[in-house]
RNA sequence: GCCGCUGUAGCUCAGCUGGCAGAGCGACGCUUUCGUAAAGCGUAGGUCCCCAGUUCGAAUCUGGGCAGCGGCU
Numbered sequence: 001g002c003c004g005c006u007g008u009a010g011c012u013c014a015g016c017u018g019g020c021a022g023a024g025c026g027a028c029g030c031u032u033u034c035g036u037a038a039a040g041c042g043u044a045g046g047u048c049c050c051c052a053g054u055u056c057g058a059a060u061c062u063g064g065g066c067a068g069c070g071g072c073u
Base pairs, nucleotide, nucleotide: 001072002071003070004069005068006067007066010025011024012023013022019056027043028042029041030040031039049065050064051063052062053061
């Protein structure tokens, strides 16, 4: 330098056919317990890496950029 994959909650990731942003773990609160843990119930937490384009509408499609990983030279 070229090619491919990945980037979404604090962490691990789903959502890939464009139409309400989600799960598990974690955090916090409540119940339970003499108390803690476990268990059950609930709550909060997001500029979907950035910019632009297409569209009535973009996490999703297109272009460019940034970062990580892998391959080739």

This is a predicted structure of a 73-nucleotide RNA (transfer RNA) from a Planctomycetaceae bacterium.
Rfam family: tRNA. The family's RNA type in Rfam is transfer RNA. About the family: Transfer RNA (tRNA) molecules are approximately 80 nucleotides in length.
Its mean pLDDT, the model's own confidence on a scale to 100, is 82.
The sequence is in RNAcentral, with records from ENA.